The RNA shown here (transfer RNA) has 73 nucleotides and comes from Octopus vulgaris. The sequence is in RNAcentral, with records from Rfam. It matches the Rfam family "tRNA". By type it is a transfer RNA.
Formats: sequence, structure tokens, C1' cells
RNA sequence: AUAUAUGUAGCACAGGGGAUAGCGCACUGGACUUCUAAUCCAGAGGCCGUGAGUUCGAAUCUCACCAGGGAUG
Repeated sequence: AUAUAUGUAGCACAGGGGAUAGCGCACUGGACUUCUAAUCCAGAGGCCGUGAGUUCGAAUCUCACCAGGGAUG
């Protein structure tokens, strides 16, 4: 430089036009237990990378940019 896929909770990920944006791990509180672990119940935590556009409606489609990654030269 070229083309490419990715960016969603602390971490790893799902969701591909109308849901209150969700699961696991982690975290907080409670139950159980002599205590811890395990188990069970509940909870908190997201303006979906940024900005524009399309649409009645965008996390989702389009464009630009940003970030880190792998590929080619």
C1' cells in the first nucleotide's frame, strides 16, 4: 500500500429492521453450612467503537473515520 473480517456488561460471546439488548464466567446481597467450598435464590453492571445517512422505526442496512487483528505485497 491492497483487499478482508471484527468492535455489544469487568472477561469471552449471542442477537442480522419493531423484545425491557441476552447467556456463561466474574462481581454484590441472601439461603444452606460449625467455617470455607459447592449448590440454590435474587441483584447490580450496556446511551451496542465514533460521526453522518436510509427508514415511520437502526445494535441490525449504507458511507466515512477510529482501534486492535490476521492475509498479501